A computed fold for a 139-nucleotide RNA from Actinoplanes nipponensis, annotated as SAM riboswitch aptamer (S box leader).
RNA sequence: ACCUCAUCCAGAGGGGCUGAGGGAACGGCCCGAUGACGCCCCGGCAACCACCACACAUGUCUCGAUGGCGAGGCCCACCGUGUGGCAGGUGCUAAUUCCGUCCCCGCGAGCGUCCACCGACGCCGGGGAAAGAUGAGAA
Numbered sequence: 001a002c003c004u005c006a007u008c009c010a011g012a013g014g015g016g017c018u019g020a021g022g023g024a025a026c027g028g029c030c031c032g033a034u035g036a037c038g039c040c041c042c043g044g045c046a047a048c049c050a051c052c053a054c055a056c057a058u059g060u061c062u063c064g065a066u067g068g069c070g071a072g073g074c075c076c077a078c079c080g081u082g083u084g085g086c087a088g089g090u091g092c093u094a095a096u097u098c099c100g101u102c103c104c105c106g107c108g109a110g111c112g113u114c115c116a117c118c119g120a121c122g123c124c125g126g127g128g129a130a131a132g133a134u135g136a137g138a139a
Base pairs, nucleotide, nucleotide: 003137004136005135006134007133008132013042014041015040016039017038021031022030023029025101026100027099028098043093044092045091048089049088051085052084053083054082055081056080059074060073061072062071063070064069097131102128103127104126105125106124110123111122112121113120114119
């Protein structure tokens, strides 16, 4: 690299260097010599993983019921779930992943254009995918 899972409408900028493109592709629309993008320094945001605390559950035993359990006791080391904390490992710090692209829906009338009809296309709204990003895992 490939694969699996989760999340992606919230949040968070100053300085220095450099100097022309940048926002992944295409279209749109933006950012950019009042210096973008990138690199470095210092901050900040968030809480995926790690860590800490608490609770529950799991587990086990007894009793009861008969449907797929209930009540109580013990345990509560590990694992799991939830809540809170912290900020160690990552990440992020213009615009929803900036928006769209592919599919479906909007009943017999969403709106518009074309059309004799069937229907086609565009716009708008909603849902889903694909792709991408990040984290965790697996290999």
Notes: The prediction has a mean pLDDT of 76. It matches the Rfam family "SAM riboswitch aptamer (S box leader)". Rfam's curators write: The SAM riboswitch is found upstream of a number of genes which code for proteins involved in methionine or cysteine biosynthesis in Gram-positive bacteria. The source organism's lineage runs through Bacteria, Actinomycetota, Micromonosporales, Micromonosporaceae and Actinoplanes. The sequence was found by an Rfam model in a public genome assembly. The model forms 97% of the base pairs in the Rfam consensus.